Source information
Predicted 3D model of a 350-nucleotide part of an RNA (small-subunit ribosomal RNA, central domain) from a metagenome. The prediction has a mean pLDDT of 88. The full RNA is in RNAcentral, with records from SILVA.

Context: one part of a larger RNA
C1' cells in the first nucleotide's frame, strides 16, 4: 500500500472565486524521461530450490547448479504517457441580435392595516376567556367620523411560477450593476475540469457605536389554570426586530444527495426563447435547445426508494466516515470585544 463506503445506518466541507497539485480534445513531425526489448557488469557467505555425496537414518554437514523479480551500464522499439514543434475545431471562450426574471447596490415615491394625538357625534360598558380576572372607561372610553404624526410590512397578482453560487430575494418608478438563456454568423485555437491551503459571501439570533422604535415581543409584572405552574391561556412590557458603520461565522446552512464532463426507454405539465405548419391575426398541431415538476422501463438500492434534474453505467479532482458513551468535551493552538467558533484526545464504560 494493494480495502469498503458516504439520500434515511458512522460520513459531502453552508456556499463561491482561486495559487499550488492531481488530471485534460483531434492531427501530423520530433525527442525517448516513464515504458518495452536484448547485450554486459553486479547483485558476499550462509539460507531457500534442484542434483550429487558423508555420519548406520534423520536432523545436521559438505559439492555443485539454478533463482535473486532489484540496480548500474549500453544497444535499440516509439504504440501509450511525458517533453519540444506545426497545425485543427467539436470542449472553453469573445464579438452581434433577442426577449424573460421578488438577482445586487442606492435614491425616490404609493395606498391598506395597527398604535397614538386633536377635534365632532354619543352613552356606559369595553376588552379578554373554556369559564374568569388581571386591564381599559362618567376626568367619557369601546364603536363612528374628520384631521394629523409615526414606525413596520408590501393583501389581491402569486403559480411544486420566476430569478441567485449558496444564504436568500415580493408595492412603484428612476439610476448603477452581475449572471443565466435563445438564435445566427463570424472569431481566438485546449485558452479546459477540479481545487489542500488562501480570500470572499453566508438566515436568526447576539455583540460594539449612533440614530429609530408604530406593531409584535424573550426577560420582566400581573390574572387564571393546576396538587404545584418556575408553563400552555389572558392584560401588561423591556431589550430585540428597522436603519447606518464595525464585528461574529453558526443552523434540520436540507434534495439531510460534492463539483464537472459522457452515455443510458419513454409518457404528462409547467417557466424562457426558437423552428415548422396553419391562419389576416391569436389560438390548434408537429418540433429544438435551456430550467423547472410529476409518473415510469432497465439498471441500482438492505429496504424505502433512486430512475437522462440519478441514488444507474464510466472517467477526473475535492472534502469526509471507520462500534456506543465520554465528546459538536479536555487540553493545547488559533479567531473573537465578549457570548463564543474552529481544530481536537485519552483514562474510564458497555
Nucleotide at each position: 500500500c494493494u480495502g469498503g463506503g458516504c439520500g434515511u445506518a458512522a460520513a459531502g466541507g453552508g456556499c463561491g472565486c482561486g495559487c499550488a497539485g492531481g488530471c485534460g480534445g483531434c492531427u501530423c513531425u520530433u525527442u525517448a524521461a516513464g515504458u518495452c526489448a536484448g547485450g554486459c557488469g553486479u547483485g558476499a557467505a550462509a539460507g531457500c530450490c534442484c542434483g550429487g555425496g558423508g555420519c548406520u537414518c534423520a536432523a545436521c554437514c559438505c559439492c555443485g547448479g539454478a533463482a535473486g523479480u532489484g540496480c548500474g551500464u549500453u544497444u535499440g522499439a516509439a504504440a501509450c504517457u511525458a517533453g519540444a514543434g506545426a497545425g485543427c475545431u467539436c470542449g472553453a471562450g469573445u464579438a452581434c441580435g433577442g426577449g424573460a426574471g421578488a438577482g445586487g447596490g442606492a435614491a425616490g415615491u404609493g395606498g391598506a392595516a395597527u398604535u397614538c394625538c386633536u377635534g365632532g357625534u354619543g352613552u356606559a360598558g369595553a376588552g379578554g376567556u373554556g369559564a374568569a380576572a388581571u386591564u381599559c372607561g362618567u376626568a367619557g372610553a369601546u364603536a363612528u367620523c374628520a384631521g394629523g404624526a409615526g414606525g413596520a410590512a408590501c393583501a389581491c397578482c402569486g403559480g411544486u411560477g420566476g430569478c441567485g453560487a449558496a444564504g436568500g430575494c415580493g408595492a412603484c418608478u428612476u439610476c448603477c450593476u452581475a449572471g443565466a438563456c435563445c438564435g445566427a454568423u463570424a472569431c481566438u485555437g485546449a485558452c479546459g475540469c477540479u481545487g489542500a491551503g488562501g480570500c470572499g459571501c453566508g438566515a436568526a439570533a447576539g455583540c460594539g457605536u449612533g440614530g429609530g422604535g408604530a406593531g409584535c415581543a424573550a426577560a420582566c409584572a400581573g390574572g387564571a389554570u393546576u396538587a404545584g405552574a418556575g408553563a400552555c391561556c389572558c392584560u401588561g412590557g423591556u431589550a430585540g426586530u428597522c436603519c447606518a458603520c464595525g464585528c461574529c461565522g453558526u443552523a434540520a446552512a436540507c434534495g439531510a444527495u460534492g463539483a464537472a464532463c459522457a452515455c443510458u426507454a419513454g409518457g404528462u405539465g409547467u417557466a424562457g426563447c426558437g423552428g415548422g405548419u396553419a391562419u389576416u391575426g391569436a389560438c390548434c398541431c408537429c418540433u429544438g435547445c435551456u430550467g423547472u415538476g410529476c409518473c415510469g422501463c432497465a439498471g441500482c438500492u438492505a429496504a424505502c426508494g433512486c430512475a437522462u434534474u440519478a441514488a444507474g453505467u464510466g472517467u477526473u479532482c475535492c472534502g469526509c466516515c471507520u462500534g456506543g458513551g465520554g465528546a459538536c468535551u479536555a487540553c493545547g493552538g488559533u479567531c473573537g470585544c465578549a457570548a463564543g467558533g474552529c481544530u481536537a484526545a485519552a483514562a474510564c464504560u458497555c